[in-house]
Context: one part of a larger RNA
RNA sequence: AGUGAACGCUGGCGGCGUGCUUAACACAUGCAAGUCGAACGAGAACGGGUUAUAGCUUGCUAUAACUGUCAGCUAAGUGGCGCACGGGUGAGUAAUAUAUAGGUAACGUGCCCUAGAGAAGAGGAUAACAUUUGGAAACGAAUGCUAAUACUCUAUAUGCCUUUAUCCCAAAAGGGAGCAAGGGAAAUAUUUAUAGCUCUAGGAUCGGCCUGUACGGUAUCAGCUUGUUGGUGAGGUAAUGGCUCACCAAGGCUAUGACGCCUAACUGGUUUGAGAGGAUGAUCAGUCACACUGGAACUGAGACACGGUCCAGACUCCUACGGGAGGCAGCAGUGGGGAAUAUUGCACAAUGGAGGAAACUCUGAUGCAGCAACGCCGCGUGGAGGAUGACACAUUUCGGUGCGUAAACUCCUUUUAUAUAGGAAGAUAAUGACGGUACUAUAUGAAUAAGCACCGGCUAACUCCGUGCCAGCAGCCGCGGUAAUACGGAGGGUGCAAGCGUUACUC
Numbered sequence: 001a002g003u004g005a006a007c008g009c010u011g012g013c014g015g016c017g018u019g020c021u022u023a024a025c026a027c028a029u030g031c032a033a034g035u036c037g038a039a040c041g042a043g044a045a046c047g048g049g050u051u052a053u054a055g056c057u058u059g060c061u062a063u064a065a066c067u068g069u070c071a072g073c074u075a076a077g078u079g080g081c082g083c084a085c086g087g088g089u090g091a092g093u094a095a096u097a098u099a100u101a102g103g104u105a106a107c108g109u110g111c112c113c114u115a116g117a118g119a120a121g122a123g124g125a126u127a128a129c130a131u132u133u134g135g136a137a138a139c140g141a142a143u144g145c146u147a148a149u150a151c152u153c154u155a156u157a158u159g160c161c162u163u164u165a166u167c168c169c170a171a172a173a174g175g176g177a178g179c180a181a182g183g184g185a186a187a188u189a190u191u192u193a194u195a196g197c198u199c200u201a202g203g204a205u206c207g208g209c210c211u212g213u214a215c216g217g218u219a220u221c222a223g224c225u226u227g228u229u230g231g232u233g234a235g236g237u238a239a240u241g242g243c244u245c246a247c248c249a250a251g252g253c254u255a256u257g258a259c260g261c262c263u264a265a266c267u268g269g270u271u272u273g274a275g276a277g278g279a280u281g282a283u284c285a286g287u288c289a290c291a292c293u294g295g296a297a298c299u300g301a302g303a304c305a306c307g308g309u310c311c312a313g314a315c316u317c318c319u320a321c322g323g324g325a326g327g328c329a330g331c332a333g334u335g336g337g338g339a340a341u342a343u344u345g346c347a348c349a350a351u352g353g354a355g356g357a358a359a360c361u362c363u364g365a366u367g368c369a370g371c372a373a374c375g376c377c378g379c380g381u382g383g384a385g386g387a388u389g390a391c392a393c394a395u396u397u398c399g400g401u402g403c404g405u406a407a408a409c410u411c412c413u414u415u416u417a418u419a420u421a422g423g424a425a426g427a428u429a430a431u432g433a434c435g436g437u438a439c440u441a442u443a444u445g446a447a448u449a450a451g452c453a454c455c456g457g458c459u460a461a462c463u464c465c466g467u468g469c470c471a472g473c474a475g476c477c478g479c480g481g482u483a484a485u486a487c488g489g490a491g492g493g494u495g496c497a498a499g500c501g502u503u504a505c506u507c
Stems, first nucleotide, its partner, number of pairs: 001506003005503005012379006018372002020337001025335003029332003034081003039078002042074002046072001047070001048067009088290003098214007107207002112203007120154004129144006160183004166177004188195003216262003223253003228250008265287004269280004292313005315326004343369001345368003351365001352363004382412004393402003417444006426434001451496005456477003462491005472479002
């Protein structure tokens, strides 16, 4: 000098930040990912329409029935997109991470942009629904019916993919051009103008993989390794590769520290220091890893997927004992642990995201508010005058001296406070949670607002009383055994100040 701090005493206001560092311990409850009726059948609600009845202010209200070629709308269902983003945590990981510089002629990329070409014909199902039925439940089973931008088949396809004669580039791997053979697309909707669909090429974005260098401790860890190291071939992948497999060879790493063990997410940064360097990695930003523990794949452009699936395990809960359900390291919140860390708040108004043609819906991201002197910064607790130097208190050599212009008193001011009134920007036409907030005006009245530590030396600041090696102090030296500036109290003083000290840690 610093801190995500804690503890003690004290505490007026505002702005901006920050707030489980410990148990990656267990979690009640609510919310955190939906959306599209302009893909589809359908119609449980709401609304509309028609009919009937009743009431009366004769065109409204109420009730009932019917109605989905019904202006709307929509639970459940099929389908599309999203759910791989955003949010959390740091357990693992000493290198499959990260940082930086390159490579990919060894690769992928939904939505978006640009360009080219195209969407012809046909078909069978299935959920919803109905009936029957199993089960305590979770959840099913059978039969029958139906639609699609769901699914399938055929046609066409310059470019595309596979195999390939040949030519060019290239050290090689490989790349480019290309005769021929084989293979492969599509979907419609409506308000008729748009949106969507298929193939191809390019771009953009985002990723995968590879390489160099840097990035803890320990030798009281010295040898380690059999898919191990390399080759040929095959499989696998978007793609290289022992990534995997068969065969062959016997290699590969290591004192420039292999292998083992311990510790640890990494960086931009933060902090300290004149610097070199040291320590650190909260908040914010980038990357990585994880999602009760372990394993696995499915779907998909993208996951081996926090609020998806399956299996195993531990734990909790329900059960009719046959069987089932769950995962806060999302936001709040609870218990526990701990010296210690907040509200089961408001809003989608702004910014951003998902879906939608849009209106809009969703969004504990985010914007705000609440709590906490936890930090930084700012402001205030009044100003001027006022001596016969009051009183109290302390001290005294009894004369006095200190507190001290301090107070009283006089004259002012109103930051702040309180009350009343007005009242934003943030929003580009509408839309403001914050919020009647910030701010402004008027009124009232010094009115509402000072503590903490220290005073032997280091180190700024001294006397009296009490105590008597006791009680106690103490960072170091040390102080206390009857005159203690060092203990306790008082008066006085010094230093900081809405804080001041102590403890812990770092330089």